[in-house]
RNA sequence: GGAGUGGACCGGAUGAUCGCCGGCCGGCGUUUGCUAGCGGGAGGAAAGUCCGGGCUCCGUAGGGCGCGAUGGUGGGUAACGCCCACCGGCCGUGAGGUCAGGGAUAGUGCCACAGAAAAUAGACCGCCGGCGGGGCUCGCCCCGCAGGUAAGGGUGAAACGGUGAGGUAAGAGCUCACCAGCAGGCCGGGUGACCGGUCUGGCUCGGUAAACCCCAUCGGGAGCAAGGCCAAGCAGGAAGGAGUCCGAUGCAGAUCGGCACGAAACUGCCCGUUUCGUCACCACUUCCGGGUCGGCUGCUGGAGGCGUCGGGCAACCGGCGUCCUAGAGAAAUGAUCGUCGUUCCAUGGGCCCUUUGCCGGGCCUGUGGGGAACAAAACCCGGCUUACAGGUCCGCUCCAGUC
RNA sequence: GCCCCAGUAGCUCAGUUGGAUAGAGCACCGGUUUCCUAAACUGGAGGUCGCGCGUUCGAGCCGCGCCUGGGGCG
Numbered sequence: 001g002g003a004g005u006g007g008a009c010c011g012g013a014u015g016a017u018c019g020c021c022g023g024c025c026g027g028c029g030u031u032u033g034c035u036a037g038c039g040g041g042a043g044g045a046a047a048g049u050c051c052g053g054g055c056u057c058c059g060u061a062g063g064g065c066g067c068g069a070u071g072g073u074g075g076g077u078a079a080c081g082c083c084c085a086c087c088g089g090c091c092g093u094g095a096g097g098u099c100a101g102g103g104a105u106a107g108u109g110c111c112a113c114a115g116a117a118a119a120u121a122g123a124c125c126g127c128c129g130g131c132g133g134g135g136c137u138c139g140c141c142c143c144g145c146a147g148g149u150a151a152g153g154g155u156g157a158a159a160c161g162g163u164g165a166g167g168u169a170a171g172a173g174c175u176c177a178c179c180a181g182c183a184g185g186c187c188g189g190g191u192g193a194c195c196g197g198u199c200u201g202g203c204u205c206g207g208u209a210a211a212c213c214c215c216a217u218c219g220g221g222a223g224c225a226a227g228g229c230c231a232a233g234c235a236g237g238a239a240g241g242a243g244u245c246c247g248a249u250g251c252a253g254a255u256c257g258g259c260a261c262g263a264a265a266c267u268g269c270c271c272g273u274u275u276c277g278u279c280a281c282c283a284c285u286u287c288c289g290g291g292u293c294g295g296c297u298g299c300u301g302g303a304g305g306c307g308u309c310g311g312g313c314a315a316c317c318g319g320c321g322u323c324c325u326a327g328a329g330a331a332a333u334g335a336u337c338g339u340c341g342u343u344c345c346a347u348g349g350g351c352c353c354u355u356u357g358c359c360g361g362g363c364c365u366g367u368g369g370g371g372a373a374c375a376a377a378a379c380c381c382g383g384c385u386u387a388c389a390g391g392u393c394c395g396c397u398c399c400a401g402u403c
Numbered sequence: 404g405c406c407c408c409a410g411u412a413g414c415u416c417a418g419u420u421g422g423a424u425a426g427a428g429c430a431c432c433g434g435u436u437u438c439c440u441a442a443a444c445u446g447g448a449g450g451u452c453g454c455g456c457g458u459u460c461g462a463g464c465c466g467c468g469c470c471u472g473g474g475g476c477g
Stems, first nucleotide, its partner, number of pairs: 001399010012340007020041002023038002026035003043374001047385002050383005055223004067219005072086005087101001088099004102214002107212002109208003124153002126149003130145006161179006180204002182201008227297004236288005243259001245258005260278007304323008342371012404476007413429004422460001431447005453469005
């Protein structure tokens, strides 16, 4: 210098003006409103709602079946399907990445096409001996029958270990040596997954469980529209109060007028005036339970952030100090302008490298123009996943060159 | 907040224990027929099976994660 790999972080800053939503404290109006001042107001993912927990209500003697989830080992944690460390397989020269990583010897199922045969393997060609028949150049060849053979050919994703020797009619772990795998025993290391060594057994056993299934572990259900408190109106229940008056019209229901009584308003009180009601239907007054509209609460200070010290490889845990700043109603945090910073494009100047020179590259600086994402709380946390303009920093690896 | 379903050709849909070169109807293109068109007959083209990763010898189908659209309950 080039190529790569793993991780951490930022997500423009500041000022002015005009707005938006809560809070505190005043002023005016008082019924919700208007207004001065002070202070506060989204994220790394607030998202998807994919896991886990807190909280709340309901359910629940205990156990089992069923259903769902998880699946190497050890640890972290409130818990997890998350995180850390390690083990093993695979990929990469490497740093590293990745794995749904228990069981296929509990059982069942499936394995297209091709191929003789696809799972208690299998005889198409080939090879081999036996019997029968035929041909003959007497070495042998051809046909048939019942067999042996997994060594060779060919098919397939996959064909029941590999190499060599012995053995055989031909062959075969049939036997032997070495190698590979598997199972079991022993020794050593490790908490463990597992690793290393050694002995024995010819044991050589297909794949698939993101097919059913088996094993182990975990899981009661619902969700802040959970839940609690208060409570207009309407409906329901109970109790209460004053004329069965007179007259007119009318077939009647009823209407109008008068008087009486009750209630309310006007008023400090009485009188008075006005309005409404007077036999129980409606309505009125009081009370009751449930509870709608609505209001309050739950509600944000918490498994919290930062710094430091200690323990631990780490995830994480503990001590001390310090700081807290949205909690709203379908829902507020925005707009404009200026300055600065970052970056891109165009262009001017200066310096440096290279070159004979042109070309090319780097740094500094001036001017003009442009860009800045993904997305937004709704009870609260821990994770995962996904989206994201541009930028910063750190560890490590490989290749090439120079000293 | 809690749940469910769908995505295959331009359109509407099939596609079963995973085994194709992914099919059907309408539409499109060419030919025959006709004076011409339609209809009819005949031939043909057209696919990122929504996207990505995985399991498997093999994925439209199985698993996981996303995207888009639609629906239900309180």

Notes
The prediction has a mean pLDDT of 77. This is a predicted complex of two RNAs, RNase P RNA and transfer RNA, with 477 nucleotides together. Rfam match: Bacterial RNase P class A. It is annotated as a ribozyme.